Molecule: transfer RNA
Organism: Neobacillus vireti LMG 21834
RNA sequence: GCGGGUGUGGUUUAAUGGUAGAAUUUCAGCUUCCCAAGCUGACGGCGGGGGUUCGAUUCCCCUCACCCGCU
Numbered sequence: 001g002c003g004g005g006u007g008u009g010g011u012u013u014a015a016u017g018g019u020a021g022a023a024u025u026u027c028a029g030c031u032u033c034c035c036a037a038g039c040u041g042a043c044g045g046c047g048g049g050g051g052u053u054c055g056a057u058u059c060c061c062c063u064c065a066c067c068c069g070c071u
Base pairs, nucleotide, nucleotide: 001070002069003068004067005066006065007064010024011023012022013021018054026042027041028040029039030038047063048062049061050060051059
C1' cells in the first nucleotide's frame, strides 16, 4: 500500500427496514440477628459523519478503532 472481518449499556451478547431485548455489574426495596444467596424495581447502549427510505442497529458511501490475510 491492497483486500477482508468485527464494532450494540461498565462487561458479555441477541435483533437482517417498523417502540433495541437478555444476562451480569451498580443503586434502591423486600427477606435475614448479620453477611451471602434469593425475589422485585430502577439506571444505563446501536463507534463517528453523510446518503437512500414514510421509517435505518439493519441497506449504500466515507471515516475511526481493533483483528486477519497478501505485498